[in-house]
Order: sequence, then structure tokens, then C1' cells
RNA sequence: GGGGGAUUAGCUCAAUUGUAGAGCGCCCGCUUAGCGUGCGGGAGGUACCGGGAUCGAUACCCGGAUUCUCCA
Repeated sequence: GGGGGAUUAGCUCAAUUGUAGAGCGCCCGCUUAGCGUGCGGGAGGUACCGGGAUCGAUACCCGGAUUCUCCA
């Protein structure tokens, strides 16, 4: 220098053009003498940034950023 991938909740990751979910973690309650387990409930995300197409974008297009990787 050139090619490809990734970026979504505190962490690890889904999904799909139609108000964003799971597991773990966190908080509360029940259960226990207590802890843990189990059960029930809850909080938590302007979706990496900026444009564009669309009635509508997390998703499609363009540019940028960070990161991983391959080739030279």
C1' cells in the first nucleotide's frame, strides 16, 4: 500500500426495513436460621460517527473512526 471481517444492554452475542431481544451480571420479593440453589418481578441500549435512498433504517448505499485478519 491492497483485500476481507467486526462495532447492538455492564459482559458475551442474536434478530429483522415496521417502537430492539436472549444468556450471564445487577436490584427487589418469596423460599432458608443464614448463604447458595430455585421461583416471580424490575432497572438498564439516541444500535461507533456523519451523510444519502425509503412513508419508515439497527438493517440498504456512500464517506469516516476503532479493532481483528490475509496478501505484498
RNAcentral holds the sequence, with entries from ENA and Rfam.
Predicted 3D model of a 72-nucleotide RNA (transfer RNA) from Desmophyllum pertusum.
The organism belongs to Desmophyllum, within Eukaryota.
Its Rfam family is "tRNA".